[in-house]
The RNA shown here (c-di-GMP-I riboswitch aptamer) has 91 nucleotides and comes from an Anaerolineae bacterium. The model forms 95% of the base pairs in the Rfam consensus. Its mean pLDDT, the model's own confidence on a scale to 100, is 89.
RNA sequence: CCACGAUAAAGGCAAAUACAGCGAAAGUUGUAGACGCCAAGCUACGGACCUGCUGGUGUUUCAACCCGCCCAUGGUCGCCGGGCUGCCGUC
Numbered sequence: 001c002c003a004c005g006a007u008a009a010a011g012g013c014a015a016a017u018a019c020a021g022c023g024a025a026a027g028u029u030g031u032a033g034a035c036g037c038c039a040a041g042c043u044a045c046g047g048a049c050c051u052g053c054u055g056g057u058g059u060u061u062c063a064a065c066c067c068g069c070c071c072a073u074g075g076u077c078g079c080c081g082g083g084c085u086g087c088c089g090u091c
Stems, first nucleotide, its partner, number of pairs: 003090003012037002017032006035078001041084003045081003048076003055070004
């Protein structure tokens, strides 16, 4: 340096849920809490999925609102892959 993640060792992160906040929502932040995770560290670059404010369109109506459909510029890295970085050890 590369590979691997058995065995340890030292640690790290923090699911669900609850409370408070932000957000149109998806979701997210903090506190408590641990389901789990060797990258469950960082990065929305590719795929996938979620939401649909604004916008478009249809319906409706005097006109609108409601409702349906389309659409990320929003979101998920603990969905997968890529990129970057990292502790320990060597079955």